[in-house]
Context: one part of a larger RNA
Molecule: small-subunit ribosomal RNA, 5' domain
Organism: metagenome
RNA sequence: GAAUGAACGUUGGCGGCGUGGAUUAGGCAUGCAAGUCGUGCGAGAAGUGUUUUUUGCUUGCAUUGAACACGGACAGCGGCGAAAGGGAGAGUAACGUGUGGUUACAUGCCCAGGGGUCCAGGAUAGCGUUGGGAAACUGGCGGUAAUACUGGAUGAUAUCUAAGGAUCAAAGGUGUGAUUCCGCCCUUGGAUUGGACCGCAUACUAUUAGCUUGUUGGUGAGGUAAUGGCUCACCAAGGCUGCGAUGGUUACCGGGUGUGAGAGCAUGGCCCGGCUCACUGGGACUGAGACACUGCCCAGACACCUACGGGUGGCUGCAGUCGAGAAUCUUCGGCAAUGGACGAAAGUCUGACCGAGCGACGCCGCGUGCGGGAUGAAGGCCCUCGGGUUGUAAACCGCUGUCAGUUUGGAGGAAAGGUCUGUGAAGAGCAGACUUUGACCGAUAUUCAGAGGAAGGACGGGCUAAGUUCGUGCCAGCAGCCGCGGUAAGACGAACCGUCCAAACGUUAUUC
Repeated sequence: GAAUGAACGUUGGCGGCGUGGAUUAGGCAUGCAAGUCGUGCGAGAAGUGUUUUUUGCUUGCAUUGAACACGGACAGCGGCGAAAGGGAGAGUAACGUGUGGUUACAUGCCCAGGGGUCCAGGAUAGCGUUGGGAAACUGGCGGUAAUACUGGAUGAUAUCUAAGGAUCAAAGGUGUGAUUCCGCCCUUGGAUUGGACCGCAUACUAUUAGCUUGUUGGUGAGGUAAUGGCUCACCAAGGCUGCGAUGGUUACCGGGUGUGAGAGCAUGGCCCGGCUCACUGGGACUGAGACACUGCCCAGACACCUACGGGUGGCUGCAGUCGAGAAUCUUCGGCAAUGGACGAAAGUCUGACCGAGCGACGCCGCGUGCGGGAUGAAGGCCCUCGGGUUGUAAACCGCUGUCAGUUUGGAGGAAAGGUCUGUGAAGAGCAGACUUUGACCGAUAUUCAGAGGAAGGACGGGCUAAGUUCGUGCCAGCAGCCGCGGUAAGACGAACCGUCCAAACGUUAUUC
C1' cells in the first nucleotide's frame, strides 16, 4: 500500500447493488417449512333447490317428516411424492476431493420401437356395535370397496438350460361411444442419474520406527444391482515400511478469493460442483433410489406431561428465544414471477424462491448550493503595537432547484391460464378475438415551497503533508519506531491556525 463475513471509538443526509451467528455441531417456548389426486375406491356431515306432507296461521310465509337432484367438510383405503428443495461443517489426511482412465452393474418419472391388457377369488380399513385406558393409544364381534391383495390362463426378442425343455405379467378410469384420451403389464434401445475399481496429485510431526491375523494370497461357497476377504470354511505364510509404514496433531475438498510485476505465499465466508452430518450410539424396514433432517425400532443423556400404571419430544429448515461472546438481523408480505410435488385439467401445496424490514458491514453514485461582494466589518488568535491572520470567509445583492419533503399520474417486471373462432385427423400444436392474474418495486413525467432539512474525523518533532501562543514542570501525560516531559515543550493539555481524507475518519486484529 492492498484486503476483510470484521469489531471498537467519534460522527452520520439520500439512493442502488451486495452482504450479515466466524464463538457453544450449546439448550430451545411458539407459529409455519410436504403434500397432492374424487378422471383409482367405498362411505358421506353441513348446506342449496324441486315435489309432497304436518303444524302455526297474519293466506303466503315459517316449520316437521319423506322422495329426488345438487353439494361436498372431516376421516379412511389406494397411487405418486416425501431420497428433491433447504441447513450445517462435527467427523474425515481418505479413492474424501481434483484430474485422467476402466466396467463386473442399477436406473422411478422422460423419449423411441415391438407385443399384450383374458377368466376367477378371498380379505381388510373406513363404517356399525361393544370393551380397556388419565392420556398416548388399543381390543372383541359384524359387514363392505378398489388402479389394494391372491390364484388360473396366455407368452417371446425376456430368464434358466444338460439346448430336449422349463419359468415369469397385467387394472382399470373418463365418456353415448376408446387397443385411438389418461393409464396398466412384458420386452429392447436411448437419455439422465448413480454404484464400483485404478494411475497421479492432495497439511505438520521421527522428541512417533517398526506395523498387521481376515492380516496378504489361493480354492470353494454365501452375499450384492455388481467386482472383491465383502463374509464364511479349508490351505499357504504372507502384506506394508526410511520414496516415512504405524501412531500423534490439525483440517471437509475443488472452482475460486486476497495479495503480488510475476514466481509464489495465504485462504476456502457469500455463489456453483462434490463429500459428510441431522440430540449421541447402533440397526434394519419400505422403495427405482435411504440405512432416510421435520419415517420406524433399540439403547443413552436431556427436557416435558401423568390419575404414578405409563407416555411424548429432537430448529446443523424460516423467523424467534436463552446462554456464552468483541460481535452478526424481522416471531414481516406473497405464491405475482422462476422452479419443484401432485393432478387429465382447473388448481392445491411450497419460510425453495421472489420481495419488503433492520445494520455506513462493504462497494459505487449523488448532495450538503452557484455567481457577485473590501469600510478587507465585528469577534477570535498572534504582535516588534506599526500591523498581520481567520478572509470573499460572513453580512449584503442576484440566481438555481439535484436529493429529501409535498400533489397527481403510472411504463415495465405478465408470459401464461380461461372462453370462443379458425387451421388441423385431433380435446395435440399454431393463429386471432374477448377476458382474468402484481406480494413488492415503481422508471419517466408533474404540482407546491424555499438556501431552506444535510460535515465530520484523524493528524501537525523526524519518518510524513501541515505551527504558533498559553498551561504544566521527569508531574500530568504521549508513543508505530526513534523518542518527548526535570520553568520559554513546534512531541503532554487547551486555544487559534494549518494539512489529509470525507459520509465517513481513526484504532485494533488478521493475510499478502